The RNA shown here (transfer RNA) has 73 nucleotides and comes from a Lachnospiraceae bacterium. It matches the Rfam family "tRNA". Rfam classes the family as a transfer RNA. Taxonomically the source falls in Lachnospiraceae (Bacteria, Bacillota, Clostridia, Lachnospirales).
RNA sequence: GCUGGUAUGGCUCAGUUGGUAGAGCAGUUGAUUCGUAAUCAACAGGUCAACGGUUCAAGUCCGUUUACCAGCU
Numbered sequence: 001g002c003u004g005g006u007a008u009g010g011c012u013c014a015g016u017u018g019g020u021a022g023a024g025c026a027g028u029u030g031a032u033u034c035g036u037a038a039u040c041a042a043c044a045g046g047u048c049a050a051c052g053g054u055u056c057a058a059g060u061c062c063g064u065u066u067a068c069c070a071g072c073u
Stems, first nucleotide, its partner, number of pairs: 001072007010025004019056001027043005049065005
């Protein structure tokens, strides 16, 4: 230099043919307990890497860029 992959709550990951952004763990509050752990219930937490385009509508499609990983030269 070229090619491919990945980027979504604090962490690990889903998200179907474009149509309300979800789960587990972690966190907070409450219940339970003499207390802790465990268990149960509720809550909070996201500019979906960035910018632009297509569309009535984009996490999803297209382009460019960034970071990381892998391969080729």
Model confidence (mean pLDDT): 81 of 100.